The RNA shown here (transfer RNA) has 77 nucleotides and comes from Euryarchaeota archaeon UBA136. NCBI's taxonomy places the organism under Archaea, Methanobacteriati, Thermoplasmatota, Thermoplasmata, Candidatus Thermoprofundales. It was read from a public genome assembly. Rfam family: tRNA. Gene Ontology term of the family: triplet codon-amino acid adaptor activity.
[in-house]
RNA sequence: GGGCCUGUAGCCUAGCCUGGAAGGGCGUCUGGCUUCUAACCAGAAGAUCCAGGGUUCAAAUCCCUGCAGGCCCGCCA
Numbered sequence: 001g002g003g004c005c006u007g008u009a010g011c012c013u014a015g016c017c018u019g020g021a022a023g024g025g026c027g028u029c030u031g032g033c034u035u036c037u038a039a040c041c042a043g044a045a046g047a048u049c050c051a052g053g054g055u056u057c058a059a060a061u062c063c064c065u066g067c068a069g070g071c072c073c074g075c076c077a
Stems, first nucleotide, its partner, number of pairs: 001073007010026004020057001028044005050066005
């Protein structure tokens, strides 16, 4: 330098193909239960969906550019 893949809550991730209300698990907080803790039960908070632009009535999703990470190939020696 080239190709491919990935980026969504504190962490891990589904949804992307085929546009139409952003979900789950762990963790955190509150309450219940318990002699207490853990476990268990119920609830709550937590997301500019990597950034910018485009298309569209409507974009996490489609298109373009860039950024970050990973894999493979190439170049040098």